Context: one part of a larger RNA
């Protein structure tokens, strides 16, 4: 480079926005850059190939032709691609109306539970386990009332539900912001798709500064268990978990399935809209087809198209070195020797 692949065998980027680039809807006209055809010039000779000839043959040599797939000029063709102009509405979008939801950000409010404090009643245990002990308790615990405070999470509804680009999102309410469905077919008239670099977002843990700390709980301490027990079990308990502002940039970031578009047998459940047989989502079963099979099957892993990313035996290794980002922890990029 060609070819083949990427659910599970190696392989889809964590997700979006978007630059360059690549690709791009219907009709008409112009042009003739790509494209196609003719002609002319050039494309040294040798070599290669073909015919014939010469050394007794051959190698070799001579001669003629073909080839030289290219480049330049010129004359034409105009279906396709390109460019320019005009135009269309079905792709895309705007406006208005309607409607949906745990979509986001910032306020306000609420009750249950837990813990603590004060206080009432009350007395000897409580707690915990397989069994115990550490622990708490006559300085009055546990239990049970009253009042107060604090932080965190929101039972039931709740679902095979819904929303969001993904990460993710759940008490009630207000404000602001964003998204989707449907309709008018009112407006714009290809404004589109993808997207190397780039930018933004990105669970948990972690880091920095300052707060907060009820419960839980790495580390740590003690009690058990055990041959030992740096564990599993128990009693405690600090970072952390929470908030604000920064950093970090990774996950089995999973549907292990990139985005977009078109087409392709049925059944059924459910969410939203609706006049409904319908439209848009979310599931299950199944036919063709596909697949190594498991299975996928109008939400494709089917049939096609465009663009991006990635793979090429196992280990060494996501390591070393270099570069780059980071406060650090580390991240990104990413080999080879050697070995099987």
């Nucleotide at each position: 480079u060609u070819g083949g692949g990427u659910u599970u065998a190696a392989a889809g980027g964590g997700u979006g926005c978007g630059u360059a680039g690549g690709c791009g809807g219907g009709a008409a006209a112009a042009u003739a850059a790509g494209u196609c055809a003719g002609u002319g010039g050039u494309g040294a000779a040798a070599u290669c190939c073909u015919g014939c000839a010469g050394c007794u043959c051959a190698a070799c040599u001579g001669u003629a032709g073909a080839a030289u797939u290219g480049c330049c000029a010129u004359u034409g063709a105009u279906a396709c691609u390109g460019u320019u102009u005009u135009u269309c509405u079905u792709g895309a979008g705007u406006a208005c109306a309607u409607u949906u939801g745990a979509a986001g950000u910032g306020g306000g409010c609420g009750g249950a539970a837990u813990g603590u404090g004060u206080u009432g009643u009350g007395u000897a245990g409580c707690g915990g386990u397989g069994a115990a002990a550490u622990g708490c308790a006559u300085a009055g615990a546990u239990a049970u009332g009253a009042c107060a405070c604090a932080g965190a999470a929101c039972a039931c509804c709740g679902a095979u539900u819904g929303c969001g680009a993904a990460a993710g999102c759940a008490g009630c309410u207000c404000a602001c912001u964003a998204a989707g469905u449907u309709g008018u077919c009112a407006c714009u008239g290809a404004c589109g798709c993808u997207g190397a670099g780039g930018c933004a977002c990105g669970a948990a843990a972690g880091c920095g500064u300052g707060g907060g700390u009820a419960g839980c709980a790495a580390a740590c301490a003690g009690g058990a268990u055990u041959a030992g027990a740096u564990a599993c079990c128990c009693u405690g308990g600090u970072a952390g978990u929470c908030c604000a502002c920064g950093c970090a940039g990774u996950a089995a970031a999973c549907g292990a399935u990139g985005a977009u578009u078109a087409c392709u047998c049925g059944a059924u459940a459910u969410u939203g809209g609706u006049u409904u047989u319908c439209c848009a989502g979310u599931g299950u079963c199944u036919a063709a087809g596909c697949g190594a099979a498991a299975g996928c099957a109008u939400u494709a892993a089917g049939u096609a198209a465009u663009c991006c990313a990635c793979c090429u035996g196992g280990g060494g290794a996501g390591u070393a070195c270099g570069a780059u980002c980071g406060c650090a922890a580390g991240g990104u990029u990413g080999a080879a020797a050697c070995u099987c």
Overview: Predicted 3D model of a 340-nucleotide part of an RNA (small-subunit ribosomal RNA, central domain) from an uncultured bacterium. RNAcentral holds the full RNA, with entries from ENA and SILVA.